[in-house]
Context: one part of a larger RNA
RNA sequence: GUCUGCGAGUUAUUGCCCGUAGCAAGCUUAAGCCGGUUCCCGGCGAAAGCGCAGCGAAAGCGAGUCCGAAUAGGGCGCCUAGUUGCUGGCAAUAGACCCGAAGCGGAGGUGAUCUAACCAUGGCCAGGAUGAAACUUCGGUAAAACGAAGUGAAGGUCCGAACCCGUCAAUCUUGAGAAAUUGUCGGAUGAGCUGUGGUUAGGAGCGAAAGACUAAUCAAACCCUGUGAUAGCUGGUUCUUUCCGAAAUAUAUUUGGGUAUAGCGUCGAGCGCUGAUUUGCGGAGGUAGAGCACUAAAUAAGCUAGGGCCCCUACCGGGGUACUGAACUUAAUUAAACUCCGAAUACCGCAGAGUGAAGCUCGGCAGUCAGACUGUGGGGGAUAACCUUCAUAGUCGAGAGGAGAACAAUCCAUACCAUCAGUUAAGGUCCCAAAAUAUGGCUCAGUGAAAAAGGAUGUGAUUUUGCUUAGACAAUGGGGAUGUUGGCUUAGAGGCAGCCAUCAUUUAAACAGUGCGUAACAGCUGACCCAUCGAGCGAAAUUGCGCCGAAAAUGAUCGGGACUUAAGCCAUAUACCGAAGCUAUGGGUGCACCGCAAGGUGCGCAGUAGGAAAGCGUCCCAAGUGCAGCGAAGUGGAAGGGGUAACCGACCAUGGAGCGCUUGGGAGUGAGAAUGCAGAC
Numbered sequence: 001g002u003c004u005g006c007g008a009g010u011u012a013u014u015g016c017c018c019g020u021a022g023c024a025a026g027c028u029u030a031a032g033c034c035g036g037u038u039c040c041c042g043g044c045g046a047a048a049g050c051g052c053a054g055c056g057a058a059a060g061c062g063a064g065u066c067c068g069a070a071u072a073g074g075g076c077g078c079c080u081a082g083u084u085g086c087u088g089g090c091a092a093u094a095g096a097c098c099c100g101a102a103g104c105g106g107a108g109g110u111g112a113u114c115u116a117a118c119c120a121u122g123g124c125c126a127g128g129a130u131g132a133a134a135c136u137u138c139g140g141u142a143a144a145a146c147g148a149a150g151u152g153a154a155g156g157u158c159c160g161a162a163c164c165c166g167u168c169a170a171u172c173u174u175g176a177g178a179a180a181u182u183g184u185c186g187g188a189u190g191a192g193c194u195g196u197g198g199u200u201a202g203g204a205g206c207g208a209a210a211g212a213c214u215a216a217u218c219a220a221a222c223c224c225u226g227u228g229a230u231a232g233c234u235g236g237u238u239c240u241u242u243c244c245g246a247a248a249u250a251u252a253u254u255u256g257g258g259u260a261u262a263g264c265g266u267c268g269a270g271c272g273c274u275g276a277u278u279u280g281c282g283g284a285g286g287u288a289g290a291g292c293a294c295u296a297a298a299u300a301a302g303c304u305a306g307g308g309c310c311c312c313u314a315c316c317g318g319g320g321u322a323c324u325g326a327a328c329u330u331a332a333u334u335a336a337a338c339u340c341c342g343a344a345u346a347c348c349g350c351a352g353a354g355u356g357a358a359g360c361u362c363g364g365c366a367g368u369c370a371g372a373c374u375g376u377g378g379g380g381g382a383u384a385a386c387c388u389u390c391a392u393a394g395u396c397g398a399g400a401g402g403a404g405a406a407c408a409a410u411c412c413a414u415a416c417c418a419u420c421a422g423u424u425a426a427g428g429u430c431c432c433a434a435a436a437u438a439u440g441g442c443u444c445a446g447u448g449a450a451a452a453a454g455g456a457u458g459u460g461a462u463u464u465u466g467c468u469u470a471g472a473c474a475a476u477g478g479g480g481a482u483g484u485u486g487g488c489u490u491a492g493a494g495g496c497a498g499c500c501a502u503c504a505u506u507u508a509a510a511c512a513g514u515g516c517g518u519a520a521c522a523g524c525u526g527a528c529c530c531a532u533c534g535a536g537c538g539a540a541a542u543u544g545c546g547c548c549g550a551a552a553a554u555g556a557u558c559g560g561g562a563c564u565u566a567a568g569c570c571a572u573a574u575a576c577c578g579a580a581g582c583u584a585u586g587g588g589u590g591c592a593c594c595g596c597a598a599g600g601u602g603c604g605c606a607g608u609a610g611g612a613a614a615g616c617g618u619c620c621c622a623a624g625u626g627c628a629g630c631g632a633a634g635u636g637g638a639a640g641g642g643g644u645a646a647c648c649g650a651c652c653a654u655g656g657a658g659c660g661c662u663u664g665g666g667a668g669u670g671a672g673a674a675u676g677c678a679g680a681c
Stems, first nucleotide, its partner, number of pairs: 001681006011094007019086005026050003032044005054061002064076004097236002100233001104226003108223003116200009125190001127159003130155001134151006163187002168183004202218001204214002239615006249262005263368002265365007273356001277353007289341001290339002295335003299331004306324002308321005371396010401412003416587004421583003427577003430561003436574001438572005448563001454548002458545010475532005481505003486500003511526001515524002588605007616670001618667010634654004641648002
């Protein structure tokens, strides 16, 4: 892992409610006793319980009573329906649907054969090194001290085996091993190591102290027990079909992943037009927008009080100012906590329509309290986030189908079943791949098929304006002069460093000069004019589609192939394709209505949590009725057999002794999941 078997809402009591049965202003027995055909049944047994009257704190009164001065007014009552069984739903108390802790308690017990410490008694430590005290001799001293040599043998001394330990590394790490191997390393006469026997224990021991160790277990051992501890937590919870169908919100909470009440679901009963929606009428409002009349903010100008600075002045006072500047005026503005104004919607009320997608009241049973994205209006954030938090609508959640290449939340559309029928939606119609190689334009960038500021004789459309056969624009040839080197400045300044002026003449035209250039001139060039040529040429504005700007990590790409008067983009027209939509035909089923019935008509039938309903199957019991050695159960098949399904099943084979069906009753009643349990492979 697979297979087989087992495996989870039970039972008791009490309460509430629906259903059902008996009796009914009553209903019922409990213990016990008697009898019997003795897992039980029948009878007796009102002790007791509930109900039949309430109100008041009570005395008490009573269909009333209490408050009250009240005969007012109000509160609670009266104008009848209960009670006892049984089935079912739910709750409470019990282990209470099942499995699951770490734990806590026990004057219950077992452990020191491991290990910690201690007690008693034994054992062990190759070899080498160093050479303390003391002593001896010699030197030395007055004597000592002291020095030297020798003897000597000390030491938690040194090196290093056995022995003890375990520093670092590698290997191993489903190991050879639940701690090892190999190399390396520490101690090795000591607070040393070790054998044997013994003592101390669970809030206790023992500890050169690490919360270490106390039998692979230690911040309280192990076994038993309270014990099915508790678990607002995780996991699991077994057949079928039918009808309806949520929530992820408010408030409270030692509350935030729990719970209670309300909201939203369902089932039953009652009410009956009250509901959603819509029409008309009437309301309150201060949002969007707008505005500047208030409150604030804020720009420019004018006018101007005050202030600063400068000047005059002994004081008083006066003058100036390219300083500042309140208020006021003009112009133009801003505001969630501004408003002289002010919608659309939404909200409330009245009246009419509205029998429904309904509504309201009471009762039984829930689930929900982590929501998600998208559009819109806001707050927070950075007008960031598949961000966060409100409101509002939709979708998903609980929703399949078609489109979007793929893609819960986008677009279309809500799937009872069947059909090799039709018709559409979104979206599409060159091929993959169902359907147009349609029409008129645009685009050349493979733009299409990702992006900004900014940039550019890309190209289309529209508009304005200038020049132009009295010859434009471009190109080519020629001219481009004189006063004059204008004046100033300057070493110089001659069109061309700079400043000022910018005239006049000859002209077809020619600047007191557009740029390059020189030390300054010179030189080149431009403006301007003529000629050649012969028809359009410039400058702007708005706009369509394109271009550059444009860098990312495994191999690229629009879904792919491919596509250029498109198969791209814009516009237009007509066809077609396209879904579980709609239609058609047949069938099933729920509700309502019609009908004596058969049946018919209308509206429905996606669905998680959840509510309600009807069934299938397993085991056992009772009664009835059947099958079976001419072959029961079980097992393997199984009719183009039945039933919407759970399932039923003739018949064949195997098997070899019991078994079915109907009605009713009772449950250890349905397996794929629980890192489920046991067994097999």